[in-house]
RNA sequence: CUGAACCAAGGGCAAACUUUCCGAAAGGAAGGGGCGCAAAGCUAAAGGGCCUUCUCCGAACCGUGUGCGUUCAUCGCACUGGGGCGGAAUGGCAGCCAGCUGCCGCA
Numbered sequence: 001c002u003g004a005a006c007c008a009a010g011g012g013c014a015a016a017c018u019u020u021c022c023g024a025a026a027g028g029a030a031g032g033g034g035c036g037c038a039a040a041g042c043u044a045a046a047g048g049g050c051c052u053u054c055u056c057c058g059a060a061c062c063g064u065g066u067g068c069g070u071u072c073a074u075c076g077c078a079c080u081g082g083g084g085c086g087g088a089a090u091g092g093c094a095g096c097c098a099g100c101u102g103c104c105g106c107a
Stems, first nucleotide, its partner, number of pairs: 002107002012037002017032006035095001041100003047097002049093003055088004061082002065079005
């Protein structure tokens, strides 16, 4: 320098679940825990993919009130309120792929 992850040593990280906290959510931080991991180290802003929707947008639906028009009754339109549905990251995920960096021994 290249290669692989078969062997040794010292170790490292920490899924689910759980407690507290943060967040609208996805998710995150800390403690417990330990399924796994040879990059489970770093990068989410200019690669892909996935998750979420406070907010924004859209088409219907339901309903209150107001205004306007109209009618014998009433009906229509506009604004307004509601829950659900669909769409969109400016929010997240690197333990999905990817990019970057890298210890020990081994050949």
c-di-GMP-I riboswitch aptamer from a Planctomycetota bacterium, 107 nucleotides, folded computationally. The prediction has a mean pLDDT of 78. Lineage of the source: Bacteria > Pseudomonadati > Planctomycetota.